[in-house]
RNA sequence: GCGGAAGGCUGGAUGGCCGCGGGGGGCAACCCUCGAGGAAAGUCCGGACUCCAUGAAGUAACGGUGCCGGGUAACGCCCGGGCGGGGCAACCCGACGGAGAGCGCCACAGAGAACAGACUGCCCUGGUCGCACCGAAGGUGCGCCUUUGACUGCGACUCAGGGUAAAGGUGAAACGGUGGGGUAAGAGCCCACCGGGGGGCUGGCAACAGCGCCCGCAUGGCAAGCCCCACCGGGAGCAAUGCCAAAUAGGGGCCUCGCGCGCGUUUGAUCCUUUCGGGGAUAUCUGCGCAGGGACACUUCAGCCCGAGAGGCCCGGGUUGGCAGCUAGAGGUGCAUGGGCAACCAUGUGCCAAGAAGAAUGGUCAUCAACGGUCGCAAGGCCGUCACAGAAUCCGGCUUACAGGCCUUCCGCGCAC
RNA sequence: GGCGAGUUGGCGGAGUGGUGACGCAGCGGAUUGCAAAUCCGUGUACAGGAGUUCGAUUCUCCUACUCGCCUCCA
Repeated sequence: GCGGAAGGCUGGAUGGCCGCGGGGGGCAACCCUCGAGGAAAGUCCGGACUCCAUGAAGUAACGGUGCCGGGUAACGCCCGGGCGGGGCAACCCGACGGAGAGCGCCACAGAGAACAGACUGCCCUGGUCGCACCGAAGGUGCGCCUUUGACUGCGACUCAGGGUAAAGGUGAAACGGUGGGGUAAGAGCCCACCGGGGGGCUGGCAACAGCGCCCGCAUGGCAAGCCCCACCGGGAGCAAUGCCAAAUAGGGGCCUCGCGCGCGUUUGAUCCUUUCGGGGAUAUCUGCGCAGGGACACUUCAGCCCGAGAGGCCCGGGUUGGCAGCUAGAGGUGCAUGGGCAACCAUGUGCCAAGAAGAAUGGUCAUCAACGGUCGCAAGGCCGUCACAGAAUCCGGCUUACAGGCCUUCCGCGCAC
Repeated sequence: GGCGAGUUGGCGGAGUGGUGACGCAGCGGAUUGCAAAUCCGUGUACAGGAGUUCGAUUCUCCUACUCGCCUCCA
């Protein structure tokens, strides 16, 4: 110098004038003070908080997470490590449990697609044919020719039976790979190496790694198909929810379950009895117990509610007001010290802080800064641009969007010393 | 603000991993004197981008867009 990798910051500044929302002060005029973001966004995760009917235990269903360890209030986030993949490297990426529990799928092509398959090819046996050799019969011009039969050998086949997964070809994928031995041809059939499985030892908290031993191999892929295993989760959401006020028809329909039994007390009633003290019965009130019923799937336990109503769903009616929840909380951030490789934690100290409700956070002017264009020899002038986006209960993350500018560390190559 | 569902030619609308139906509309042709009706034929359709898979409209994630529900009182 060129090319690259990782991490972080910023995202206009100051002032005047006019305005907007919250809070405070003042009798008032008015004054003081605070007022968008790194993503306020998407609403993808995790919580706080509130209600649902209330807790506990369990089961089922549903949903989610998925190498190991740590951090955290918690997480699907973060940090460190392992394994796999990419890159010369810095470094980056990984939904990374289980296919040896079961089910399902694997189109087309191909012979065969899951404990498969013989299309071509290779090999063996048989058959047929041809040739060679041999024998017999016939002919003969003695060279040989014709017909026929059998052992063997060789060769061929629109033949039959069998062996073979080495070769060809198909496919995303062909039932371990390479080499050698072996064989009729072949094959883990045998051997070496690689891969795989099982078990052991050593190191490590663990994931896992390393090193011997045993097993010829013991059965592809897909779980972002169903599923299995482990772990986590009750549901709804600030338009949650509580209070006040106003107004209306305090209305209607449907569905579910219910109005049980016993004991005691009191005589406040009524009746019966009486030895006039009382005792008994009935209904009612009240208390207790048992049984029953009610409440997001079920069961159990405890609790709560119900005694003639309780609960659920729907239709209809009224209003479009106010207050609280509401912003100081697992707060954020700077510095120091200590622990930790780190994420992070602890302690001390300083600083910072919108809270609206058709919903404020804006407009304009001046100067400066940044970038681009243009004019000019130059100093400089003129014009334009200035991203993504905008709180709505709050907090921790992730993801997505983002003009331009700045900083730090590292890697490779080239050149110079 | 919160919660849920969806996106397939011009329009409606099927398709649960293996060449994407069907109807209407459009265009061309046949028929007709000309039309209508009828018949035959016809098309760069899976919102966009990544991933899983041999293979994605379909399964997963991100983005964009559309639609629906949710005030309070008795």

Source information
Predicted 3D model of RNase P RNA and transfer RNA as a complex of 491 nucleotides. It holds a member of the Rfam family "Bacterial RNase P class A". It is annotated as a ribozyme. The coordinates come from a structure-prediction model, not an experiment, and the mean pLDDT is 77.